Bacterial RNase P class A from a Candidatus Auribacterota bacterium, 371 nucleotides, folded computationally. Its Rfam family is "Bacterial RNase P class A". The family's RNA type in Rfam is ribozyme. Taxonomically the source falls in Candidatus Auribacterota (Bacteria, Pseudomonadati).

RNA sequence: CAAGCCGGCCGGGAGGUCGCUCGCCGGAUCCGUUCGGCGGGAGGAAAGUCCGAACUCCUCAGGGCAGGAUGGCCGCUAACGGCGGCCCCGCGCGAGCGGGGGAAAGUGCCACAGAAAACAAACAGCUUCGCGCAAGCGGAGCAAUGGUGAAAAGGCGAGGUAAGAGCUCACCGCUCCGGCGGCAACGUCGGAGGCAUGGUAAACCCCAUCCGGAGCAAGACCAAAUAGGAGGCGAUGCGGCUGCCCGCCGCGCUCGAGCCUCGGGUAGGGUCGCUACAUCUUCGCGGCAACGCGGAGAGCAGAGAAAUGACCUCUGUCCGCGGUCGUUACGGCCGCGGAAACAGAAUUCGGCUUACAGGCCGGCUUGCGUU
Repeated sequence: CAAGCCGGCCGGGAGGUCGCUCGCCGGAUCCGUUCGGCGGGAGGAAAGUCCGAACUCCUCAGGGCAGGAUGGCCGCUAACGGCGGCCCCGCGCGAGCGGGGGAAAGUGCCACAGAAAACAAACAGCUUCGCGCAAGCGGAGCAAUGGUGAAAAGGCGAGGUAAGAGCUCACCGCUCCGGCGGCAACGUCGGAGGCAUGGUAAACCCCAUCCGGAGCAAGACCAAAUAGGAGGCGAUGCGGCUGCCCGCCGCGCUCGAGCCUCGGGUAGGGUCGCUACAUCUUCGCGGCAACGCGGAGAGCAGAGAAAUGACCUCUGUCCGCGGUCGUUACGGCCGCGGAAACAGAAUUCGGCUUACAGGCCGGCUUGCGUU
């Protein structure tokens, strides 16, 4: 200098005028409200509604089955399908990226091609024997060579054989046993064995671990109003605990719980929930890290049909044009014009996923050149 990989940040600022809203303080008030001062007022994703929780209600939420979710090991966390580190497999020169229980419990599937697709095998071909003038026909042996295919009786080399084959041997692969290292996933070394007939589980399934339900339109309180209406079912009853069963709890058993149908009335209103939290900043210690413990400090939207805005001036960034200075290249200055990405809280928080014009920073890898 070029090409890459990974991570992070900004994405306008300042001033003025007017307007909206919340909190605190003060004043006025016809109690409806209004005036003044001080301070605050959209995001890194507020999006998706994909996970997890806090919180609220179902009176407590027990056991089993079904159902669902996750899936290498060890940690972190309130929890998670998240995050960190490590192990193995695949891709890449590399930085890095992607993946991860089980196929020897069972079932299913592998189109077409091919002889044959798993209790699987002989199309071409090789060897040998018999018949035959020959072409060729028949028997026995083979799975090494060729063909088909994503995949075809472990790979490679030598020996051996009628020709071949783990048939034999060495190495690799695989299975079992053991030593050492590691908490472990695993790694490494040694021995024994000629040893399997493949893949697929976001196919059914098996194994391990986990899982009450519904959700701020949850829910609590206040106000207001009516006809405390009529009829039906109803006791081995009804309701609740995701669906089912058990069990438990509550109410009730004809003076009747509860359910269903019809009809009538009020409201569609107000207050709360509504922002002080697993919060943020910084320092120290522990830890490879995620993160944990401790000290000090801070308070940073709360609307309600939905506030957080509009205009002006200056300026920053980017793009284009012109001029000028300078250079190997890059670039600096002045003037004019234009532009500004994805996109807006609605109970809150921890994650994941998706979108993002332009600009900046850091770390690492490879190549070339120079010293």